[in-house]
RNA sequence: UCGCUGGAGAGAGACCCGCCCCGAGCGGGUCCACCGAAGGGGCAAGCCGACGGCCUGAGUAUCAGGCGGGAGGCCAAUCUCUCAGGUAAAGCGGACAGAGA
Repeated sequence: UCGCUGGAGAGAGACCCGCCCCGAGCGGGUCCACCGAAGGGGCAAGCCGACGGCCUGAGUAUCAGGCGGGAGGCCAAUCUCUCAGGUAAAGCGGACAGAGA
C1' cells in the first nucleotide's frame, strides 16, 4: 500500500417546494436540536530562542563562567473545536483493530 473481516455516536425533527407507486418513499431549501471515529483547526511536556537581569573571576569598558526571567518558533492524541461531514432501518462512509499478501 492492497483486498478481506470487525467497527461507535447522535432528531423516522419542524416548515415549504418538487417528483411520485400518494407510503415513516426520493430530492431540494430554511430553521432549531444533537454526534465525533473521513478530512480539517487548536493546545502540553520538551527542543530552539530574540531580548534583557543578577553574581563571580581576570590581564578591565573587554573576555570567560554561573544563576534565574523570557517575546516568538517547532510540537501529540481516541484530548478539544465542530469548519467540513454525519444523526430510523437498509445503503454509503467510518478513526482504529485483526489475520493475510